[in-house]
Context: one part of a larger RNA
């Protein structure tokens, strides 16, 4: 890993609801006793419980066996309706409490009790498995820590303390030298022995649950070591690392309490039918939970209206937008004026006056803004009323009760708040995913189309029609040359004589634009300046003549000249030229990490792109046919059968309902050595759980119907055991 077998909502008690039954103003027995055919059963047992009266804190007091009206179902009738009308509703009346009173609260015209089954709640192990832990009692110091007792061990060498001796010196204390001596938590050391620094070597299913090799440290001491002995679990021991206390230590091990508790993770076993959520609000020592509400489902009651849509009418609203000489606040420039203020200038001895600039205020013109501005003001939303539509006596709306799930949501889009931004955080409306399959978007929860019983045929949607790959190498007219593009995955500011289209101004056969040929002169080298200044360093001025035209010179150049162009004019040529504005498709801008790409191939009057048009393909959508289910109606004693459904048939959590299979058992009825169960293979039926038939194998039990009882369904739990 696979297979087989095992493997999870159970039991008791209490409460509550549904359903069925028994009795019913009552109902039920409990313990226990007696009998017997002895766990069953029959008879007794009413102690007691619940109910039959409530109100009040209590003292205490103590109620409609029916008066009126409406009216569902139903019944009757002379049937667009009328009458009666159980149950039901509205009044009235009554009990009690409060109480000066009034008003109000609770209650009143009898339905309960017991039992079985089922749904749920609570207590218990309570659907199953799962901790780390906590507590108690025992067992451990043969490992290791430390202490104590008795023993054992340490090659060789180096260094050379005190003391002592001899000699020298000194007044002395003493000092010095040479020997001798042999101290030391001294030195070297693969002595023995002990340790373990680095290699972050080898090994790392190992030689080994800590090893091997090299290197390294101590090696007469706080040394190493044998044996004995002591200290015990909130305790020991510790030259202290939370170390060690038998491969176990931030509280050992074993057994028990124990099925500890777990708001946390995982798992939880057959089929189908109907409906079908939530991820929100409030509270919470609450935030991974729970309760209540919202939302889902089922049942009962009630009995006639309801209102998601559209339109109209009457009200409400102050957003989008817009506006601001309509307020508040912000904000550009100009003109005029006022004088309040400041500075400066002038006049004046001063008072003061006049003027300039700036601020402030006013008028006019001009240029802008505001979530917390508004003279205005939509769409839209909303309340009420009406009409239409739709739903509703096949029971809507509503009321009551049983059962839940949910309380991490997400995306798109409209409108917000925060943030530089985010596949970001946080609101709100709608839709979708969640819980939604099918077609398209290459693949792609929420984008587009479309909401799905089964089978088949057809038609379309979105999207497509060269090949992969169903359908056009479709028609007409443009654009693009960049492989731009063929992408729903963007490309900016800025630039562009790429190309196409539109509009406007000016020039032009009295010849435009470009090109080529020729001219481009004279006064004069203007004056000044300067070494020089001659068109061209600089300053001033910028005249006149001849002309078809030619600057007191637009540029290059020289030391200064010279020289080369230009403006301007003529000729050649012969038809458009030039400038500006707008638009379409392109181009540059344009950088990322393994090899690129539009899904690929590939595509250029496209298979790109724009406009117009025709045809076709394309889904579970739509249409048609048949069938199934469900709901409703008719029908039946009950099935059967028939009819209607355009407005029924997706579905997680979840609610409700019906069925299949397994095992035991009561009753009834069957099969089996002339071959049961089981197993293997094959045929058939059913929507399915499943059922059934045949053959082989096998060799002794098995089944149907109808009741009852469950240790009652396996793919998952790092599930358990076994096999391979």
């Nucleotide at each position: 890993g696979c297979c087989a077998g095992g493997g999870a909502g159970u039991g008791u008690g209490u409460c509550u609801g549904u359903c069925u039954g028994a009795c019913g103003a009552g109902u039920c027995u409990a313990a226990c006793c007696g009998g017997a055919g002895u766990a069953u059963c029959c008879g007794g047992g009413g102690a007691g419980g619940c109910g039959c009266a409530g109100g009040g804190a209590a003292a205490c007091c103590g109620a409609c066996a029916u008066g009126g009206c409406c009216g569902c179902a139903g019944c009757g009738c002379u049937u667009u309706g009328c009458g009666c009308g159980a149950g039901g509703g509205c009044c009235g009346c009554c009990g009690u409490c409060u109480u000066c009173a009034a008003g109000g609260g609770c209650g009143g015209g009898g339905a309960g009790u017991c039992a079985a089954a089922c749904g749920g709640a609570c207590a218990c192990g309570a659907c199953c498995c799962g901790a780390a832990a906590c507590c108690a009692g025992a067992u451990g110091a043969u490992c290791u820590a430390c202490g104590c007792g008795u023993g054992g061990g340490c090659a060789a060498g180096a260094u050379g303390a005190a003391g002592c001796a001899u000699g020298g010196c000194g007044a002395a204390a003493g000092c010095c030298a040479u020997g001798u001596g042999g101290a030391g938590g001294u030195c070297u050391g693969u002595u023995a022995g002990g340790g373990u620094u680095g290699g972050u070597g080898u090994c790392u299913u190992u030689c080994a649950a800590u090893a091997c090799c090299c290197u390294c440290c101590c090696g007469u001491g706080a040394c190493c070591u044998a044996c004995g002995u002591g200290u015990a679990g909130g305790g020991g021991u510790g030259a202290a690392a939370g170390g060690c206390c038998c491969a176990u230590c931030g509280a050992a091990u074993c057994u028990g309490g124990c099925a500890a508790c777990a708001g946390c993770u995982g798992g939880u076993u057959c089929c189908a039918a109907c409906c079908g959520a939530a991820a929100c609000a409030u509270g919470u020592c609450g935030a991974a939970g729970c309760a209540u509400g919202a939302c889902c489902u089922c049942u009962g009651c009630u009995g006639a209206g309801g209102u998601a849509g559209u339109u109209c009418g009457u009200g409400g609203g102050g957003u989008a937008g817009a506006g601001c000489u309509a307020c508040c606040g912000a904000u550009u420039g100009g003109a005029g004026g006022g004088u309040c203020c400041a500075a400066c200038u002038c006049c004046g001895a001063g008072a003061g006056g006049a003027g300039u600039u700036g601020g402030c205020c006013c008028u006019c013109c001009u240029g802008u803004c505001g979530a917390a501005c508004u003279c205005c003001g939509a769409a839209c939303c909303u309340a009420c009323g009406a009409a239409c539509g739709c739903c509703g006596u096949c029971g809507a709306c509503g009321c009551a009760g049983g059962g839940a799930a949910u309380c991490c949501g997400g995306u798109a889009u409209g409108c917000g708040g925060g943030g530089u931004a985010a596949g970001c955080c946080u609101g709100u409306g709608u839709a979708c995913c969640g819980u939604g399959a099918g077609g398209g978007a290459g693949a792609c929860a929420a984008c587009c189309c479309a909401g799905a019983g089964u089978u088949a045929g057809g038609u379309u949607a979105a999207g497509g029609u060269c090949c992969c790959a169903a359908a056009g190498u479709g028609u007409g007219a443009g654009c693009u040359a960049a492989g731009u593009g063929c992408g729903a995955u963007u490309g900016a500011a800025g630039g562009u004589g790429g190309u196409c289209c539109c509009g406007a101004g000016c020039c032009c056969u009295a010849g435009a634009c470009a090109g080529c040929c020729g001219g481009g002169a004279g006064g004069u080298g203007a004056g000044c300046u300067u070494a020089g200044a001659a068109g061209c360093a600089g300053c001033u001025a910028c005249c006149c003549u001849c002309c078809a035209a030619g600057a007191a010179a637009a540029g290059c150049g020289u030391a200064a000249c010279a020289g080369c162009u230009u403006a301007c004019c003529g000729g050649c040529c012969g038809a458009g030229g030039u400038u500006c504005g707008g638009g379409g498709c392109g181009c540059c801008c344009a950088a990322a990490a393994u090899g690129a790409u539009c899904g690929g191939g590939g595509c250029u009057c496209a298979a790109g792109u724009u406009c117009a048009c025709c045809a076709c393909c394309g889904a579970g959508a739509c249409c048609u046919a048949a069938c199934g289910g469900c709901a409703c109606g008719c029908g039946u004693g009950a099935c059967a059968g028939c009819g209607u459904g355009a407005u029924c048939c997706a579905g997680u959590a979840g609610g409700u309902u019906g069925g299949c299979a397994c095992u035991c058992u009561g009753u009834u009825c069957g099969g089996g050595c002339g071959g049961a169960a089981g197993c293997u293979c094959g045929g058939g039926u059913g929507a399915g759980a499943a059922c059934u038939c045949g053959a082989g194998u096998g060799g002794a039990c098995c089944g149907a119907a109808u009741g009852g009882g469950g240790a009652a369904g396996a793919a998952a739990a790092u599930c358990c055991u076994g096999g391979c």

Predicted 3D model of a 724-nucleotide part of an RNA (large-subunit ribosomal RNA, domain II) from Halobacterium hubeiense. The source organism's lineage runs through Archaea, Methanobacteriota, Halobacteria, Halobacteriaceae and Halobacterium. The full RNA is in RNAcentral, with records from Rfam.